A computed fold for a 358-nucleotide RNA from a Deltaproteobacteria bacterium, annotated as Bacterial RNase P class A. The coordinates come from a structure-prediction model, not an experiment, and the mean pLDDT is 78. It matches the Rfam family "Bacterial RNase P class A". Clan: RNaseP clan. By type it is a ribozyme. The RNAcentral record of the sequence draws on ENA. The model forms 94% of the base pairs in the Rfam consensus.

[in-house]
C1' cells in the first nucleotide's frame, strides 16, 4: 500500500445577538411580570418479547390454547445476553444454523416408469412366439443410461442366466454395549449388529418447559351540575286508610318544597418520575454480570414546551485563492431490560488475506 472481518464511542460547537415556549426555585410592585436554572434519542420508531407498577378474577389440581426448545451459565425477567458444543460456509480472520421424521398420519411443484410397507422408460439377462423386422409376448434384474433438489452406503473381489450386502474385504454411517476425558452438550478408543433407515415438524403431532386477564384511558382522591336513592323538616285546598255515629281534630300512607347524607359529570389534583439510574475507581469472573466505594440528580408536558433567523468556529466537498455547496434517520407520554427496523457521515483501538520493500 490493496481486499476483508469484528466491536466501540460520537450524532455538530459557542450562546454572541433579535423574537418565542415549557418544568422547578427566588423576588416583589402579584403581572399572560423580572431574575437564575434544567429541557428528546440512540433508534424517543415498530409495539414485537419480557418485567416493575395498578386494578379485577382466584383453594388445589387437570384438559383445552398459546410461546419457547443443543448444553453450562447471567439476568427482576425473556424469545435476550456471554461462554461452550454441534453441523454447514470460507484461503482466513469470522458468519450461519440447533428437541424428536428409528412412535404414528399427512405432503413432497415441475420432471421422471417411479417420490417410500419403493419402483422396469431405455438396457441388460431367460423363456416362448415369429409374418423373420434384432419385431412380439412372459418374467427376472436397481450394475449402466435417463428424469429431479433428492432415486434406498462407496471402492474391489466372489458370485450369478444377467444382477443385486445376495457373500466377503476395507472405508462412511448408525444403533448398542464398554472404558477414558469433560458439570454438560459431546468428544476420544475399542467391541457387536449387514443395521444402510430421503426430505419437511414456520405441516399434524411427540415430549420437555413456561404462562390466570386488562392495561397510567391502569388506578386513587377533592368535587360545580343532573337522574336514580336514604333520611329529616314543613304546607293550602282536594283524595285514600285507621280513631269516630257525624264534624273537627290527630296519625299514617302518597305527593310538592326545603336541608343534610350519598351520588359522581364538567374540572382540578395524585399516580409522574431517584431509578434493576448515570459517572469514577476497586475486587471477583474468559466473559454476559455481580459486588464494593466515591460522586452526580439529569425532561415531566396534557390543544402537549423543548423553536426559528442571524453571526462566528470546527467537518466533509469542488476550487490556487477569494468564495460557493452540503450535514443523515427522527422526535419523549407511567418506568425499565431486550430485538428488529431506520440513518449522511466521523473518530478508536483489535484481527484476518494478498503484494510490495527492508
Nucleotide at each position: 500500500g490493496g481486499a476483508g472481518g469484528a466491536g466501540g464511542a460520537c450524532a455538530g460547537g459557542c450562546u454572541u445577538g433579535u423574537c418565542g415556549c415549557u418544568g422547578c426555585c427566588g423576588g416583589c410592585u402579584g403581572g399572560u411580570c423580572c431574575g437564575g436554572u434544567g429541557g428528546a434519542g440512540g433508534a424517543a420508531a415498530g409495539u414485537c418479547c419480557g418485567g416493575g407498577c395498578u386494578c379485577c378474577a382466584g383453594a388445589g389440581g387437570g384438559c383445552a390454547g398459546g410461546g419457547c426448545g443443543c448444553u453450562g451459565g447471567g439476568u427482576a425477567a425473556c424469545g435476550c445476553c456471554c461462554a461452550g458444543c454441534a453441523g454447514g460456509g470460507g484461503u482466513g480472520a469470522c458468519c450461519c444454523u440447533g428437541g424428536g421424521a428409528a412412535a404414528g398420519u399427512g405432503c413432497c411443484a415441475c420432471a421422471g416408469a417411479a417420490a417410500g410397507c419403493a419402483a422396469a422408460c431405455c438396457g441388460c439377462c431367460c423363456c416362448g412366439g415369429u409374418u423373420c423386422g434384432u419385431c412380439c409376448g412372459g418374467g427376472g434384474u436397481a450394475a449402466g443410461g435417463g428424469u429431479g433438489a433428492a432415486a434406498c452406503g462407496g471402492u474391489g473381489g466372489g458370485g450369478u442366466a444377467a444382477g443385486a450386502g445376495c457373500c466377503c474385504a476395507c472405508c462412511a454411517g448408525u444403533u448398542g454395549c464398554c472404558g477414558c476425558g469433560g458439570c454438560g452438550a459431546c468428544g476420544c478408543g475399542g467391541c457387536a449388529a449387514g443395521c444402510u433407515c430421503g426430505g419437511c415438524a414456520a405441516a399434524c403431532c411427540c415430549c420437555g418447559u413456561c404462562c390466570g386477564g386488562a392495561g397510567c384511558a391502569a388506578g386513587a382522591c377533592c368535587a360545580a351540575a343532573u337522574a336514580g336513592g336514604a333520611g329529616g323538616g314543613u304546607g293550602c285546598c282536594a283524595c285514600g286508610g285507621c280513631c269516630g255515629g257525624c264534624c273537627c281534630g290527630g296519625c299514617c300512607a302518597a305527593u310538592g318544597c326545603c336541608c343534610u347524607c350519598g351520588g359522581g359529570u364538567a374540572g382540578g389534583u395524585c399516580g409522574c418520575u431517584c431509578g434493576a439510574g448515570g459517572c469514577g475507581g476497586g475486587c471477583a469472573g474468559c466473559a454476559a454480570u455481580g459486588u464494593c466505594c466515591g460522586u452526580c440528580c439529569c425532561a415531566g408536558a396534557u390543544g402537549a414546551a423543548u423553536g426559528a433567523c442571524a453571526g462566528c468556529c470546527g467537518c466533509c466537498c469542488g476550487g490556487c485563492a477569494a468564495c460557493g455547496g452540503g450535514a443523515a434517520c427522527a422526535g419523549a407520554a407511567c418506568c425499565c431490560g431486550g430485538c428488529u427496523u431506520a440513518u449522511c457521515g466521523u473518530c478508536c483501538g483489535c484481527c484476518u488475506c494478498c503484494c510490495g520493500u527492508u